[in-house]
Formats: sequence, C1' cells, structure tokens
RNA sequence: CUCCGAGAAAGGCAAACCGGGAGAAACUCCGGGACGCAAAGCCACGGGUCGAAGGCAACGGAAGCCGCGAUAGCCGGGCUGCCAAC
Repeated sequence: CUCCGAGAAAGGCAAACCGGGAGAAACUCCGGGACGCAAAGCCACGGGUCGAAGGCAACGGAAGCCGCGAUAGCCGGGCUGCCAAC
C1' cells in the first nucleotide's frame, strides 16, 4: 500500500412508531426514538419498485408507452472516505 472486516477502540448514521412542517401522492424535512448499517456517505447512469394531473396508444376490459416525480435502507455501477486485528 492492497485485500479482508474482528464479541477491537474512537467516532458516525438511524427502520418501525410518535409529534410537527411541505406535498395530490409516492415520499421527504425537523424533533423524539433505535430495527439495523463498514460506506445506511454522495450521485437517479442501468435495472426494479412506488406515485398525480397530462400526452399517446387501446376501445370494452384490461393495461402499455411517454412525460413529471420518489426511492441511494431494492440491486448493479460511479465518486469519496474513518479505524483497523488476523
């Protein structure tokens, strides 16, 4: 230095749920709270999933595409990074 990630140390994040705010919603933000996390730090690039109005298609019974949005704690990928035994 690289890989590995330990009943190691220090520090970090924070699911459900509750209160409050924004939003049509998915969901998100703040406070509380901890299920978990070694990238649960950042990026919607690919796939997935979720959610209005609208457009196209379909035209009678089912659901596609576009567009706009959400999710990084669904997966892959990219960028960055603390500690560190065997």